A computed fold for a 167-nucleotide RNA from a Clostridiales bacterium, annotated as Lysine riboswitch aptamer. It was read from a public genome assembly, where an Rfam model found it. Lineage of the source: Bacteria > Bacillati > Bacillota > Clostridia > Eubacteriales.
[in-house]
RNA sequence: GCCUUGUGUAGAGGUGCCCAAAUCAAUAGUACAAUAGCGGAGCUUGGCAGGCUAUGAUGCUAUGGGAAAGGGAUGCGGGCCGAAGGGAAUAGGUGCCAAACUAUUUACCUGGCUGUUUGCAUAAUAUGCACUCAGCUGUCACCAAAAGGUGGAGAGCUACAAAGGUU
Numbered sequence: 001g002c003c004u005u006g007u008g009u010a011g012a013g014g015u016g017c018c019c020a021a022a023u024c025a026a027u028a029g030u031a032c033a034a035u036a037g038c039g040g041a042g043c044u045u046g047g048c049a050g051g052c053u054a055u056g057a058u059g060c061u062a063u064g065g066g067a068a069a070g071g072g073a074u075g076c077g078g079g080c081c082g083a084a085g086g087g088a089a090u091a092g093g094u095g096c097c098a099a100a101c102u103a104u105u106u107a108c109c110u111g112g113c114u115g116u117u118u119g120c121a122u123a124a125u126a127u128g129c130a131c132u133c134a135g136c137u138g139u140c141a142c143c144a145a146a147a148g149g150u151g152g153a154g155a156g157c158u159a160c161a162a163a164g165g166u167u
Stems, first nucleotide, its partner, number of pairs: 001166005007161005014081001016080004022074003032065001034063005042052003046097003084110003087106006111137005118130004139152005
């Protein structure tokens, strides 16, 4: 000098990701409880068990009362750049199963953002997640005189250092 190395450190992408005090809107005059009346057999659950009910269930009307959780907008501040999200597995709690939630593991998927198709969740046309398609953008490799084009994936890319090999 050259080559190799999820060896270490520091960085970049940008409407970048996650948590988040506090406030606000909506959920909602809903659920729920009380009183009075009508009415006459079921109600509660996704399913089972259990519970309530002719001493009157579900439901309807009237009166006076009347929420909350999850989700959303802004974001005091904080942690970061597989940030993080999802899938799968295991465990937890729940009366049981399922679903949902929490935690851990996982070289299974996704570079990032925006819109869009379909589906699920949800009070919701808000939003989140997954999928389809399109666009913008960053990075590396190859092609090209250039403009640009094609392709790959974040255990990637850039810089420095270290280690090993070789001349």